[in-house]
Context: one part of a larger RNA
RNA sequence: AGCACACGGAGGAUGCCUAGGCGCUAGGAGCCGAAGAAGGACGUGGCGAACAACGAAAUGCCUCGGGGAGUCGUAAGCAGACAUCGAUCCGGGGAUAUCCGAAUGGGGGAACCCACGUACUGUAAUAGGUACGUACCCUAGACUGAAUACAUAGGUCUAGAGGAGGCAGACCAGGGGAACUGAAACAUCUAAGUACCCUGAGGAAGAGAAAACAAAAGUGAUUCCGUCAGUAGCGGCGAGCGAACGCGGAUUAGCCCAAACCAACAGGCUUGCCUGUUGGGGUUGUGGGACACUCCACAUGGAGUUACAAAGGAAUGGUUUAGGUGAAGUGUCUGGAAAGACACACCACAGAAGGUAAUAGUCCUGUAACUAAAAAAUCAUUCUCUCCGGAGUGGAUCCCGAGUAGUGCGGGGCACGUGAAACCCCGUAUGAAUCUGGCAGGACCAUCUGCCAAGGCUAAAUACUCCCUAGCGACCGAUAGUGAAGCAGUACCGUGAGGGAAAGGUGAAAAGGACCCCGGGAGGGGAGUGAAAUAGAACCUGAAACCGUGUGCUU
Numbered sequence: 001a002g003c004a005c006a007c008g009g010a011g012g013a014u015g016c017c018u019a020g021g022c023g024c025u026a027g028g029a030g031c032c033g034a035a036g037a038a039g040g041a042c043g044u045g046g047c048g049a050a051c052a053a054c055g056a057a058a059u060g061c062c063u064c065g066g067g068g069a070g071u072c073g074u075a076a077g078c079a080g081a082c083a084u085c086g087a088u089c090c091g092g093g094g095a096u097a098u099c100c101g102a103a104u105g106g107g108g109g110a111a112c113c114c115a116c117g118u119a120c121u122g123u124a125a126u127a128g129g130u131a132c133g134u135a136c137c138c139u140a141g142a143c144u145g146a147a148u149a150c151a152u153a154g155g156u157c158u159a160g161a162g163g164a165g166g167c168a169g170a171c172c173a174g175g176g177g178a179a180c181u182g183a184a185a186c187a188u189c190u191a192a193g194u195a196c197c198c199u200g201a202g203g204a205a206g207a208g209a210a211a212a213c214a215a216a217a218g219u220g221a222u223u224c225c226g227u228c229a230g231u232a233g234c235g236g237c238g239a240g241c242g243a244a245c246g247c248g249g250a251u252u253a254g255c256c257c258a259a260a261c262c263a264a265c266a267g268g269c270u271u272g273c274c275u276g277u278u279g280g281g282g283u284u285g286u287g288g289g290a291c292a293c294u295c296c297a298c299a300u301g302g303a304g305u306u307a308c309a310a311a312g313g314a315a316u317g318g319u320u321u322a323g324g325u326g327a328a329g330u331g332u333c334u335g336g337a338a339a340g341a342c343a344c345a346c347c348a349c350a351g352a353a354g355g356u357a358a359u360a361g362u363c364c365u366g367u368a369a370c371u372a373a374a375a376a377a378u379c380a381u382u383c384u385c386u387c388c389g390g391a392g393u394g395g396a397u398c399c400c401g402a403g404u405a406g407u408g409c410g411g412g413g414c415a416c417g418u419g420a421a422a423c424c425c426c427g428u429a430u431g432a433a434u435c436u437g438g439c440a441g442g443a444c445c446a447u448c449u450g451c452c453a454a455g456g457c458u459a460a461a462u463a464c465u466c467c468c469u470a471g472c473g474a475c476c477g478a479u480a481g482u483g484a485a486g487c488a489g490u491a492c493c494g495u496g497a498g499g500g501a502a503a504g505g506u507g508a509a510a511a512g513g514a515c516c517c518c519g520g521g522a523g524g525g526g527a528g529u530g531a532a533a534u535a536g537a538a539c540c541u542g543a544a545a546c547c548g549u550g551u552g553c554u555u
């Protein structure tokens, strides 16, 4: 030096575990904010920092319920308190809530600086202090008030739970809007109206009661799902894009204006008309309405708070926000420990689960079932309450949404790339008709059929999940699963935008090693605890690389 064996050091793989994640289901909730939010800064405890809780009324205050023995958070200790005269704790309602932040009295380098007005306080007097108010825009009212006579613009004041900002990195609508990529290059095309930016809203949003489809038969607002169908089509007819009708389902709900005409009021002037406001009337396509005439009716009726008018109240019941009751087992053995084994029992609308010194239906918490609310919220029903005329005939006159429809040109959207290109929407230039009217049925014309634009509202079926409650998993198990199982968006890096970790396990119980010895200490040796200390906090198991000690063999 090599090999082998034994025993160690170092290291932290593996096994087991789970306090944390991931995905999903059902129900709930789906907004907060000038009555000052979200998010923070700084403080508050008898005792240092941090987290959590709270706000100068600061580890808490008041009140109403629950609950029933300990309590003063994590978190031990010292000191001191509270509690069956019901504390701590849980839930409903309320009070307080510094400073910053939309931040709003003015300023500002956020958590700071400096004010003014009114009232009070305070000083001999200045000073100091307390409370409230003082931004801008909008709306309404009042008072004022230019050029300019009336007036208007403007100004001032008062009032308003009006607006502003946040967010859930989700869902929705609108305004803008790429490129990589694919086409095996690339330009039309694709990716894609995607990503991204902006605006706005709601618990959903949007759409929506036919100027719709269809086709000789019919349907009857919208939305969503399945199918039709990768079909018909579009397409450098390349790559690719890609319907609709119909059928089957989910869910169902329909309404209100404008106009004609009438009335009142106001204004204008050309003095019998026009305009405006309010009320009545009226809302349709077998055309409707006005208008004229006729009939019935005034409540034993109908309807109603999500549209169709609108505001409450009461009762009852359900649900939610604390809870409560809740069956049934003992003995022997092994063991440190019984829930294990053995023996004999019991309950079960409860043999879900977790814990207890190993594996417990009957030990504990629970589970099934039943039950409970002073207060608040929410839903439903009923009552109270609130609201309400409806038809027919006639066909002379009037009305039926105008810079609109349509057309030319230029674009966009429709599955549809200009095409034979209808339909819908913009820009630009033009520009109708009023029922003997108008639009559509994929150029266009005729016949036929369907419908009534140029005003508006509308629940449900649908999309999503920051969040709450309950539950589930052929999901992970510490290099996995969230970046984060531990005080993590932390430490740390970066001027900044931003990037972004590592780090779990003593034991059943701290019983966490009194005392003695060596040592300055660290540490070690005894002793003691414990089932175990090679479980001693650098703590379960403790692989390998790597480093040793001893013995044997070989050289």
Base pairs, nucleotide, nucleotide: 001554002553003552004551005550006549007548008547009546015540016505017504020476021475022473023472024471025470026469027468028467029465030464031166032165039100040099041098042055043054044053046078047077050074051073052059061094062093063092064091065090066089070082071081072080105114106113107112115134116133117132118131119130120129121128136163137162138160139159140158141157142156143155144154171202172200173199174198175197176196182189186236212219213218223250224249225248226247227246233241234240254457255456256455257401261280262279263278264277265276266275267274268273269272285435287400288399289398290397291394292393293392294391295390296389301388302387303386304385312384313383314382315381316380317379318378319377320376321375323371324370325369329344330343331342332341333340345362346361347351353365354364355363406430407429408428409427410426411425412424413423416442437452438451439450440449441448492499493498512539515526516525517524518523